[in-house]
RNA sequence: CAAGUAGGCCAGGCGAUCGCGGGCUGGCAGGUCCGGCCCGAGGAAAGUCCGAGCUCCACAGAGCACGGUGCUGGGUAACGCCCAGGCGGGGUGACCCGACGGAAAGUGCCACAGAAAAGAGACCGCCAGAGGCACAAUGCCUCUGGUAAGGGUGAAACGGUGGUGUAAGAGACCACCGGCAGCCGUGGUGACACGGCUGGCCAGGCAAACCCCACCGGGAGCAAGGCCAAGCAGGAGGCUCAGCGCCCAUGGCGCUGACGGGGCUGCUCGUCCCGCGUCCUCCGGGUAGGCCGCUAGAGGCGAUGGGCAACCAUCGCCCCAGAGAGAUGAUCGCCACCCCUGGCCCUCGCGGCAAGGGGGACAGAACUCGGCUUAUCGGCCUACUUGGGCC
Numbered sequence: 001c002a003a004g005u006a007g008g009c010c011a012g013g014c015g016a017u018c019g020c021g022g023g024c025u026g027g028c029a030g031g032u033c034c035g036g037c038c039c040g041a042g043g044a045a046a047g048u049c050c051g052a053g054c055u056c057c058a059c060a061g062a063g064c065a066c067g068g069u070g071c072u073g074g075g076u077a078a079c080g081c082c083c084a085g086g087c088g089g090g091g092u093g094a095c096c097c098g099a100c101g102g103a104a105a106g107u108g109c110c111a112c113a114g115a116a117a118a119g120a121g122a123c124c125g126c127c128a129g130a131g132g133c134a135c136a137a138u139g140c141c142u143c144u145g146g147u148a149a150g151g152g153u154g155a156a157a158c159g160g161u162g163g164u165g166u167a168a169g170a171g172a173c174c175a176c177c178g179g180c181a182g183c184c185g186u187g188g189u190g191a192c193a194c195g196g197c198u199g200g201c202c203a204g205g206c207a208a209a210c211c212c213c214a215c216c217g218g219g220a221g222c223a224a225g226g227c228c229a230a231g232c233a234g235g236a237g238g239c240u241c242a243g244c245g246c247c248c249a250u251g252g253c254g255c256u257g258a259c260g261g262g263g264c265u266g267c268u269c270g271u272c273c274c275g276c277g278u279c280c281u282c283c284g285g286g287u288a289g290g291c292c293g294c295u296a297g298a299g300g301c302g303a304u305g306g307g308c309a310a311c312c313a314u315c316g317c318c319c320c321a322g323a324g325a326g327a328u329g330a331u332c333g334c335c336a337c338c339c340c341u342g343g344c345c346c347u348c349g350c351g352g353c354a355a356g357g358g359g360g361a362c363a364g365a366a367c368u369c370g371g372c373u374u375a376u377c378g379g380c381c382u383a384c385u386u387g388g389g390c391c
Base pairs, nucleotide, nucleotide: 001387002386003385004384005383006382007381008380009379010378012335013334014333015332016331017330018329020040021039022038023037024036025035026034027033028031042362046373047372049371050370051369052368053367054221055220056219057218066217067216068215069214070213071085072084073083074082075081086100087098088097089096090095101212102211106210107209108206109205110204123151124150125147126146127145128144129143130142131141132140133139159177160176161175162174163173164172178202180199181198182197183196184195185194186193187192225292226291227290228289234283235282236281237280238279239277240258241257242256243255244254245253246252247251259275260274261273262272263271264270299318300317301316302315303314304313305312306311337359338358339357340356341355343353344352345351
């Protein structure tokens, strides 16, 4: 210098003008008024895929069914997440990927090709016998049988090499190697690794097919749920006493007085209005509506300490949107960044200088957290790997 690998960070800045949501607060002319101050989206707020908090409902205990998870150790409130490690696979390497228990419990499946796809299989070949043909010949054809060494098909064909053996062959037998099972030893918390002995000649793949084993799992979700509560409908209760008069006479109406309630009023007196009406009072459930839940939290930042790490502990500082399902923006100017165009300069390279044009993504809270996944114009930092050049 080039090509990469892993991890982390930013998501333009400043100013002016116009506007939006929430909270606190000032003024007087008390309003649909005029101001002031503070706060106001993200790394994914997204998908709603996992795990929790919180709320309501359900619930003796156990089992079945159903669903999920699946190497080991640790972290965590918890997880299907994260960290560290083991094993397997990929890459020259940094490093990456893995639902990674069981296929020597049972069942099922294994496309195409191929004779045969799982305790198998004679298509070609090899070998033997019989028959026929040709005879110079160990040759050719047909049939019967043996054979898994060779060929061919396939992703996969029932260990590999060498020997014994045989008509030809074959773990049929033997040696070594590989692999498997059991037992033992050493190291490790463990997954596992290394080593030894014994065994039978050897056991195909798929469990993200049924299944077996182990572990885990009640349901619904802030439109959860709680408090207050208009109107309408429902239920219960109340509306006094005396006298006189009139009428259509067990009733109704009017007048007077007392009594009660209300207005005027600081109080008394006084005066006015009302006392079966579309009346008044109370009750329970509860609609509209309002309030709470609601954002101070498994919170953020910094320092120190522990730990390989994930993470944890202590101390200090900070308060950071909270709604109507609705706000968090727009325009202009300057600067910075990226791309394109042609020009000038040089020590010539993905260099420097000035100019013009263009660009800035993905996307937006709604009860709150921890994760995962997906989307994203560009840019920066750190560590490491491989290759090349120079000193």
Molecule: Bacterial RNase P class A
Organism: Pseudomonadota bacterium